[in-house]
RNA sequence: GGGGGCAUAGGCUAACGGUAAACUGCUUCUCUCCAAAAGAAGAUUUCGAGGUUCGAGUCCUCGUGCCCCCG
Numbered sequence: 001g002g003g004g005g006c007a008u009a010g011g012c013u014a015a016c017g018g019u020a021a022a023c024u025g026c027u028u029c030u031c032u033c034c035a036a037a038a039g040a041a042g043a044u045u046u047c048g049a050g051g052u053u054c055g056a057g058u059c060c061u062c063g064u065g066c067c068c069c070c071g
Stems, first nucleotide, its partner, number of pairs: 001070007010024002013021001018054001026042005047063005
């Protein structure tokens, strides 16, 4: 320099173009003499910028970061 893959919650992963979600963690509450376990409720998310579309996590372009292959 060329090609390919990946990027979603604190962590790890889902999601036919049509309400962004599970597990774990965190906070509060219930239960308990206290705690653990269990149960209930809650907060926190689509890498960035454009484009297509009535509608984009998803499709397209460019960029950024990481990984792999070729030279």
Annotation: RNAcentral holds the sequence, with entries from ENA. Transfer RNA from a Candidatus Yanofskyibacteriota bacterium, 71 nucleotides, folded computationally. Its Rfam family is "tRNA". The family's RNA type in Rfam is transfer RNA. Its family is annotated with triplet codon-amino acid adaptor activity in the Gene Ontology. The coordinates come from a structure-prediction model, not an experiment, and the mean pLDDT is 82.